[in-house]
Background: This is a predicted structure of a 350-nucleotide part of an RNA (small-subunit ribosomal RNA, central domain) from Pseudoalteromonas sp. Gp-4-15.2.1. The coordinates come from a structure-prediction model, not an experiment, and the mean pLDDT is 88. Taxonomically the source falls in Pseudoalteromonas (Bacteria, Pseudomonadati, Gammaproteobacteria, Alteromonadales). The RNAcentral record of the full RNA draws on ENA.
Context: one part of a larger RNA
This record gives sequence, structure tokens and C1' cells, in this order.
RNA sequence: CUGGCCGUAAAGGGCGUGUAGGCGGUGUGAUCAGUCAGAGGUGAAAGCCCUGGGCUCAACCUGGGAAUUGCCUUUGAUACUGUCAGACUAGAGUUCGGGAGAGGGUAGUGGAAUUCCCAGUGUAGAGGUGAAAUUCGUAGAUAUUGGGAAGAACACCGGUGGCGAAGGCGGCUCUCUAGACCGGUACUGACGCUGAGGCGCGAAAGCUAGGGGAGCAAACGGGAUUAGAUACCCCGGUAGUCCUAGCCUUAAACGAUGAGCACUUGGUGUGGCGGGUAUCGACCCCUGCCGUGCCGAAGCUAACGCAUUAAGUGCUCCGCCUGGGGAGUACGGUCGCAAGGCUGAAACUC
Repeated sequence: CUGGCCGUAAAGGGCGUGUAGGCGGUGUGAUCAGUCAGAGGUGAAAGCCCUGGGCUCAACCUGGGAAUUGCCUUUGAUACUGUCAGACUAGAGUUCGGGAGAGGGUAGUGGAAUUCCCAGUGUAGAGGUGAAAUUCGUAGAUAUUGGGAAGAACACCGGUGGCGAAGGCGGCUCUCUAGACCGGUACUGACGCUGAGGCGCGAAAGCUAGGGGAGCAAACGGGAUUAGAUACCCCGGUAGUCCUAGCCUUAAACGAUGAGCACUUGGUGUGGCGGGUAUCGACCCCUGCCGUGCCGAAGCUAACGCAUUAAGUGCUCCGCCUGGGGAGUACGGUCGCAAGGCUGAAACUC
């Protein structure tokens, strides 16, 4: 360079934003850089190839041709690509009016439950398990009633329901704030898609400092079980879990399926908005757009399965794979307080 792939075999970057780059809608005109055609020059000789000749043949030597797919100059062509000019509205965006939503931040607030404290009633057990024991309790527990404190999480609604780029988001109220969607008008006029680097976000655990600490609970202690039991079960219990500020940057970060656009039989649910019928409405019916499930045609697939939310048919751009182990290791670089992250081999071996 050519080629084959990436749901489960090796392989989609955790997600976004966006720089360079790559790619890019519909007319018109100009240009002729790419592109295409003709001509000329050059592309040494030898060699290879074709065709003759010379050594008795051949190897070998030799004449001619072809080839040298390239480069340069020049004359043309103008469909496509590029460039320039000017125009358009189907892509993209702005604008107006709506409704939906656990989207994000801040402040406040509510009830149930749990634990603890105080007080009352009350008495011998309670708790726990397969069975027990450790444990708590006559210094009055458990149960129950009243009062108080604290922290964390928000039952029902709740739903293959909703929102978000992903991670993720769930009591209620105020406030600040982002996005998507539907319907309409006017406007801008290709302003677009993708995106190496860069930058930002990024569950849990972990780290630094200061708070907080009810419940739960690594580590740890004890009781059981067992041949043993550094476990599963039980009684305790510290970091942590929570808040503020700052790090860490990983994951089965999964739909194990990159983003965008277009096209390709159907059926049936559900969420949002709109339109129609009907008396506003509930309900029902029809229909459009956006989202979210299930089942299935063609097609695809190694099969499983996917199937208008494609893994179908095409195009553009990025990432990534190339037998198993060694190994996501070593070395180097870089980031981090550390833990460690990112980048990432080879010998050897099957």
C1' cells in the first nucleotide's frame, strides 16, 4: 500500500465540547489548478520482452523494434472536483406562542422509621438461630405511654414511566439555570457533518483539610459451624458511608452495539405535543411529529439473533483489532500527596 473486521469470537474511545484536518445542499457565470484528449521534447547504454543475424546448436555475442506506465512544454475539452463572483431555500440556525419532565445549582421545610436520653406503667426475661451461644436485663431490660435530641434516607404514587451527552437524577416549597419537543410566522442564507491533539464532565472505592456521625458497616474482637473455617450464620465494632473545599479519573463507565445523514413490508403497547369528530371536558375514533417498549417481512448473521430505535441498503468522518501465554507486566516518558492512572514492549514458550 492492498485487503478483512469490531453485539457474544481479538477489536467502539466512559461521555461531551471543539482546533487542525477530512467530507459537504440547489441554480448561474467566470477561471482552467485537479481531471481528460492531441502534438512535441525527454525518459543514457546494457538488461527484460518481440523479431532478425553470427559462433555446427546452445549459453554467449549482435542489428532492429517495443517497452520505459514518468516528467516538462504546448494546443484544446469543461461534465465532475477545486477557486472566484453572484443568487436560492429543501440542510442548519434565529424568532413568537405553548405544554411535559427524579435535567443541574442554592436556600428553606415535612412526616414515618431508627438509635440514644429523661419520665410513667410494669416484671423476668429479652434477643438471636437450622439449633445454639457470645450479648442485653432485678443497678429494672424487652413490651408499652408521654416528652426531648440527632443524623441519614425519602414508603405509597412508581410504571420495559420521565429527564440528562455520559456518569447519573426520586418527599415538599422558593429562587437561579441548561436542554429537548409541539404548533405558527417572519428572518439569516450552507452558517453544515465528523473530529487527531487540546479542554471540560465523569459511579463507587480511595486520598488531604475541617466538620458531622443515627443506621449500616471493610478491618478487628467474640460466639457458633467445621477435620480445619483467617468464610458463609450470630453478637459487637472502627475507618467509611453524610456535609464543605480540593485531589483521584477508574468500572461488566454495557445496548458488551462510535457520531451524522438518507432509504427500505407490517402489527401491537406506552409518554409528550398538535389536529379532527363530538357538547367545553372525560371517553372513543382518525391522523401528524418527537420519544420509549414488545412481536415479527424482506434482507443480514457462523449461529444466537438484529430487524424504520438495524446487527438491512448506501455515503462521510473518528476510534480500534491482527493466535494463546508472557502482560496491561518491564523499561522510558508523563500525570498524581499517595494509592495508582495513561502510554506500552521484548526474550522465552505453546